[in-house]
RNA sequence: GGUGACUUAGCUCAGUUGGAAGAGCACUACGCUGAUAUCGUAGCGGUCGGCGGUUCGAACCUGUCAGUCACCA
Numbered sequence: 001g002g003u004g005a006c007u008u009a010g011c012u013c014a015g016u017u018g019g020a021a022g023a024g025c026a027c028u029a030c031g032c033u034g035a036u037a038u039c040g041u042a043g044c045g046g047u048c049g050g051c052g053g054u055u056c057g058a059a060c061c062u063g064u065c066a067g068u069c070a071c072c073a
Base pairs, nucleotide, nucleotide: 001072002071003070004069005068006067007066010025011024012023013022019056027043028042029041030040031039049065050064051063052062053061
């Protein structure tokens, strides 16, 4: 220098051919226990990497930039 993949909650990841965001773990509260742990219930936590475009509507399609990884030279 070229090609490809990935970027979503604190962490690990779903969400597929566009209708507006979820799970597990973690954290907080309560229940349970003599007390912990486990378990149960509820809650907290997101401008879906940044900026544009298309569309009535974008995490999803598209352009570009940034970051991470892999391959080729």

Predicted 3D model of a 73-nucleotide RNA (transfer RNA) from Chitinophaga niabensis. The RNAcentral record of the sequence draws on ENA and Rfam. Its Rfam family is "tRNA". By type it is a transfer RNA. Its mean pLDDT, the model's own confidence on a scale to 100, is 82.